[in-house]
Molecule: small-subunit ribosomal RNA
Organism: uncultured Muribaculaceae bacterium
RNA sequence: AGAGUUUGAUCCUGGCUCAGGAUGAACGCUAGCUACAGGCUUAACACAUGCAAGUCGAGGGGCAGCAUUCCGCUAGCAAUAGUGGAGAUGGCGACCGGCGCACGGGUGAGUAACGCGUAUCCAACCUGCCUUAUACUCUUGGAUAGCCUUCUGAAAGGGAGAUUAAUACAAGAUGGCAUCAUGAGUCCGCAUGUUCACAUGAUUAAAGGUAUUCCGGUAGACGAUGGGGAUGCGUUCCAUUAGAUAGUAGGCGGGGUAACGGCCCACCUAGUCUUCGAUGGAUAGGGGUUCUGAGAGGAAGGUCCCCCACAUUGGAACUGAGACACGGUCCAAACUCCUACGGGAGGCAGCAGUGAGGAAUAUUGGUCAAUGGGCGAGAGCCUGAACCAGCCAAGUAGCGUGAAGGAUGACUGCCCUAUGGGUUGUAAACUUCUUUUAUAAAGGAAUAAAGUCGGGUAUGGAUACCCGUUUGCAUGUACUUUAUGAAUAAGGAUCGGCUAACUCCGUGCCAGCAGCCGCGGUAAUACGGAGGAUCCGAGCGUUAUCCGGAUUUAUUGGGUUUAAAGGGAGCGUAGGCGGUUUGAUAAGUUAGAGGUGAAAUGUCGGGGCUCAACCCCGAAACUGCCUCUAAUACUGUUGGACUAGAGAAUAGUUGCGGUAGGCGGAAUGUAUGGUGUAGCGGUGAAAUGCUUAGAGAUCAUACAGAACACCGAUUGCGAAGGCAGCUUACCAAACUAUAUCUGACGUUGAGGCACGAAAGCGUGGGUAGCAAACAGGAUUAGAUACCCUGGUAGUCCACGCAGUAAACGAUGAUAACUCGUUGUCGGCGAUACACAGUCGGUGACUAAGCGAAAGCGAUAAGUUAUCCACCUGGGGAGUACGUUCGCAAGAAUGAAACUCAAAGGAAUUGACGGGGGCCCGCACAAGCGGAGGAACAUGUGGUUUAAUUCGAUGAUACGCGAGGAACCUUACCCGGGCUUAAAUGUGAAAAGUCAGAUAUGGAAACAUAUUUUCUCUUCGGAGCUUUUUUCAAGGUGCUGCAUGGUUGUCGUCAGCUCGUGCCGUGAGGUGUCGGGUUAAGUCCCAUAACGAGCGCAACCCCUACUGUUAGUUGCCAUCAGGUGAUGCUGGGCACUCUAGCGGGACUGCCGGUGUAAGCCGAGAGGAAGGUGGGGAUGACGUCAAAUCAGCACGGCCCUUACGUCCGGGGCUACACACGUGUUACAAUGGUAGGUACAGAGGGCAGCUACCCUGCGAAGGGGUGCGAAUCUCGAAAGCCUAUCUCAGUUCGGAUUGGAGGCUGAAACCCGCCUCCAUGAAGUUGGAUUCGCUAGUAAUCGCGCAUCAGCCAUGGCGCGGUGAAUACGUUCCCGGGCCUUGUACACACCGCCCGUCAAGCCAUGGGAGCCGGGGGUGCCUGAAGUCCGUAACCGCGAGGAUCGGCCUAGGGCAAAACUGGUAACUGGGGCUAAGUCGUAACAAGGUAGCCGUACCGGAAGGUGCGGCUG
Repeated sequence: AGAGUUUGAUCCUGGCUCAGGAUGAACGCUAGCUACAGGCUUAACACAUGCAAGUCGAGGGGCAGCAUUCCGCUAGCAAUAGUGGAGAUGGCGACCGGCGCACGGGUGAGUAACGCGUAUCCAACCUGCCUUAUACUCUUGGAUAGCCUUCUGAAAGGGAGAUUAAUACAAGAUGGCAUCAUGAGUCCGCAUGUUCACAUGAUUAAAGGUAUUCCGGUAGACGAUGGGGAUGCGUUCCAUUAGAUAGUAGGCGGGGUAACGGCCCACCUAGUCUUCGAUGGAUAGGGGUUCUGAGAGGAAGGUCCCCCACAUUGGAACUGAGACACGGUCCAAACUCCUACGGGAGGCAGCAGUGAGGAAUAUUGGUCAAUGGGCGAGAGCCUGAACCAGCCAAGUAGCGUGAAGGAUGACUGCCCUAUGGGUUGUAAACUUCUUUUAUAAAGGAAUAAAGUCGGGUAUGGAUACCCGUUUGCAUGUACUUUAUGAAUAAGGAUCGGCUAACUCCGUGCCAGCAGCCGCGGUAAUACGGAGGAUCCGAGCGUUAUCCGGAUUUAUUGGGUUUAAAGGGAGCGUAGGCGGUUUGAUAAGUUAGAGGUGAAAUGUCGGGGCUCAACCCCGAAACUGCCUCUAAUACUGUUGGACUAGAGAAUAGUUGCGGUAGGCGGAAUGUAUGGUGUAGCGGUGAAAUGCUUAGAGAUCAUACAGAACACCGAUUGCGAAGGCAGCUUACCAAACUAUAUCUGACGUUGAGGCACGAAAGCGUGGGUAGCAAACAGGAUUAGAUACCCUGGUAGUCCACGCAGUAAACGAUGAUAACUCGUUGUCGGCGAUACACAGUCGGUGACUAAGCGAAAGCGAUAAGUUAUCCACCUGGGGAGUACGUUCGCAAGAAUGAAACUCAAAGGAAUUGACGGGGGCCCGCACAAGCGGAGGAACAUGUGGUUUAAUUCGAUGAUACGCGAGGAACCUUACCCGGGCUUAAAUGUGAAAAGUCAGAUAUGGAAACAUAUUUUCUCUUCGGAGCUUUUUUCAAGGUGCUGCAUGGUUGUCGUCAGCUCGUGCCGUGAGGUGUCGGGUUAAGUCCCAUAACGAGCGCAACCCCUACUGUUAGUUGCCAUCAGGUGAUGCUGGGCACUCUAGCGGGACUGCCGGUGUAAGCCGAGAGGAAGGUGGGGAUGACGUCAAAUCAGCACGGCCCUUACGUCCGGGGCUACACACGUGUUACAAUGGUAGGUACAGAGGGCAGCUACCCUGCGAAGGGGUGCGAAUCUCGAAAGCCUAUCUCAGUUCGGAUUGGAGGCUGAAACCCGCCUCCAUGAAGUUGGAUUCGCUAGUAAUCGCGCAUCAGCCAUGGCGCGGUGAAUACGUUCCCGGGCCUUGUACACACCGCCCGUCAAGCCAUGGGAGCCGGGGGUGCCUGAAGUCCGUAACCGCGAGGAUCGGCCUAGGGCAAAACUGGUAACUGGGGCUAAGUCGUAACAAGGUAGCCGUACCGGAAGGUGCGGCUG
């Protein structure tokens, strides 16, 4: 100090989450020791038991109990024992009396307060014990408790009688510097007041004890300590709490108090508090401090210290110096206990402890040794204060669980592995060493200073000092030493990123994990286990809470055009801020000084426990408050002056500024009349509607209401809303010029007041046009819409209400400053057509600067200042409740529960659009021929089946894998066999001498049986074969979504990228865009780009022309020979041809055009002309496209079977549907006869000439050829004849018969031939396919596979050989540029609302149940006070009598606030429900805002507004 998370990616805004620290903690796993500190946060719930406040005999009467002594009696020899007596002694229960019990200890319920903190004041006060000094302490009296007697009660207790003391109580005396009154002085104070001194009068005291001292008592005074009171400032949240208040505010006079005071009372006045937050409600003890933080802050207030409050709940007083009293009293209430039922007792929020509650918090311990407290003269007693110990890892700190060496990096195990190894791991073993801790033993503190007691010294004494004695719980502890021996001691969490640390197995969206993002659907570093690793370590994790990070409430230190956020706009109150100059003052401010800011804590420097934590000492600090002094720049206050702000004046100018009145024409509608006749109107197309009862059209006249064309504009005016015919009146504003007047009069503005489009509401008018609702017609699946025909509120006027809009520049007001360019409106100067002229508005572009960017940019979103308003994640929600306003509609104010991890802004790249522009393609168009109808062939789906094996499925599957299923193939089904297996290798053992043949069974595989007896040899054996056995098998089983390789498609489309540079915060852009051109990102020009790569093109092959070389199997012009005929032969290589190497074509030439690239010209030349034609060649990528069944391969699965062999069957099924083809439907034809011309290929288990047989398929002979030599071989065409438009001499399906061929084998299930049979079909609906030239169409030939063939398929070859293209509007596909986007799985996208289902929280709700507080009335305990004839007392007087007040109780009405509730409203959430499709693209009717009406729902329509 940051990090993760919105996106395909980016920047920003913004929330959520994490890493850190902390805790009085809790839970899980684990656990050796020591020191220090801590330990009911919940029920201020209830409490058994014990203890926590007593002490004084030197105040008193006394003597129950104990002890001593004395005196008796009894027993006993005695010692002694028992018993009685004596307060005589030590002492002392209970009692009177004094002091204490108001401290210490606990708790935090209440309290928002002078309660607390801080500062000041009391001239308005008190103070026991203590200190200092002064004065005094005289004389008397009567009671009473106790003890004793007695009565009563269960008890607690109570009553009566007799008797008695005091430092108890009382009377009298004395009395001052005490108190009060009066008088006249004095000092001080801001004031009320007050100090001092004097005079006179009045009132008030005392107690003794021990005794040598000494301790007390009374009075007043100073001090100290402790308290009481007053005041300034500070001290939580809510305004959905705005008014509160009758002792209330003040006064006069009293009462009361220690004291001031409405504290209380009588009377008088009517005030007092409050938006600077009264009153009310909620919550809460406050501070020193603690945690966190850089700090400012935020949170907390446990332990320790200070203050306050409380003591079961409420009230009250008594006593006392002090209480309205935790372990006191009285009363009331609740609860518990005892009871003889009459009545009593109690208060752990003291220490332990118990129950309960709770996630959760300890021992019914020891000691007064120390510190402190109470009493006492003292010894001493008491002290659950305190000091110690016990329990608890609940915290902090320290120590240990060993150290060094030790590699063949040992063996084994676990784990991983590519099987080589790696890792655990110097770890272990082993060697050497140490002994903290542990165990045992021995020694053994400090804490004790003082005091007591005894003695002594000094001194007048008190006192001080010295010597001795005595006092230790913790504790035989800390600590020290010795012995033993590595001996007694390690775990927890994590390992996807954040965040340090990775592999295997299991699981298979299951089980589970998770702080956020997210993991898990068969190869999970994320689940569970294991191995390994990382972090911390006697602890480690989790949970909870607080601060931090979070500048995410922003004083330090944020924002508001579009992300959340400027009020709709003005005037103006309070408040805030405020021009120039001068004086005074000194409130703010600054400096110095004084007081205070408790201690502890924290920081720094030292010191003490072995160190540390911890403790001690010192310093600084405590940023604060108060007071004094000084300064006077700035701010404030106040006085004077000024004119630059502001206002006024005079003159002029401007305008759709406002209000009221008058007037005008055009248009529309209606009415009346005329002319006139069949339609009008409306739409995408129609219909509803109007019209022969005369519409529409046209002419004339009249009436009505509303709005004001052209001018008209980025124009003008107004605060905003808004304002437009002309004119009059009234009102208001702005600007300019002059610088005449005033002299800061200013600015902003919470509340407040008035204004405020449209819609809407009320009353009364008005109503031409338009037009929500409504009606009808269309459209549609529907159409509560868009379109059409009608049409009512309304729109208009007057007067009221309402108060909202995308009321927008989404930009508050005011003031100042800051580079330029260019329009325009109104003035002024100047008049010149010139001018950087000037003032005020209104626009565009831009510099700096700002901004996340888009953009803003003197009309700021720049740089500053002042004031106001507003924002703090999305949803829930501008909703609910409450309140205010309103006639209502509704407006204003305005939450929470719950839920999500995002929501959002700007820009980028794509993709998409029923957006735009440009361009291309057999894409359309123009043509030719087909498919779709028929029959058949073939493939697919479906169905069927024991099986009909599997795959391919829009384009990009369907004559596809398959370029050949009768068996085999074959993977499928049925049945029968085999299990190291069908094959091969290797090691071992045994047997044999083969192999083979034959026979039997069987469907075969196979099984069994018989028989024959190989080769080499160095004779040992070897080879070979069989059997058994080891190790390696095998799988067309799964996953193409684990893969390689290969392939299809977009697409032979022209694109896809990189380096450097430049631009941008960045994603990215530029280049690659623009203007031309091209088949082309082809080329040219331009250019912040310059170059380059993969693609295009070219290079390659075939073909078209030609040269050269070479001529056999090719060829034959010339020469010769020969035949029935033929290059048949000699010969030749000229030609053709063959096949090597070359040439040729490049817009090269010409003309036109153009800057160029290029284009045009039936141009020239040329075999070929503008890529000549064809092929091969397929960029980056897309479709998780296809293939595990071609092959390969990871993982999983099977192993007497999912392997393998064999026989048979199936893949060939058949109501049906589709694709691709063949043959046809005929005369451009069929049939018959004759006749001509290819190319490219194939051939030895082959092609076969030729001959014979057969109608034929073919058969029998037989020759040539492993092939430029032999061989297989054309058809359409051409010439003739016939058929004559018909289901035919078309068409050939189907079927019958007879044959041929291949092959072990043609039944399922082959092909061919002959004879016979002769089906559908007469040119094919919607729709759809191919093709632009040697192409389509048409004709045949060959090859692969192959025994044969279901081939009409596929791949090639040649023969014959067309038509058409105006053109790019439209359909489809594609490319480039641009635009919008809420899409990015990318439009097969996204997404809205109702309804239905489940869950959750919440509003309303007849009511029901509570709670706190207030008001009124009734009653009213204890108690203080007051009164008083009755009661008591002789009396003084006192009440138990009366009154006031009050806790509590009861009644009543209302308000507030919780819980719950039938039912009900909306909301949120939930992989695959229903209805539609509102929004995002022109989202298919642009969207949105306000308002009104309507509708299942999104929504639709009207009116006005906005551009987002």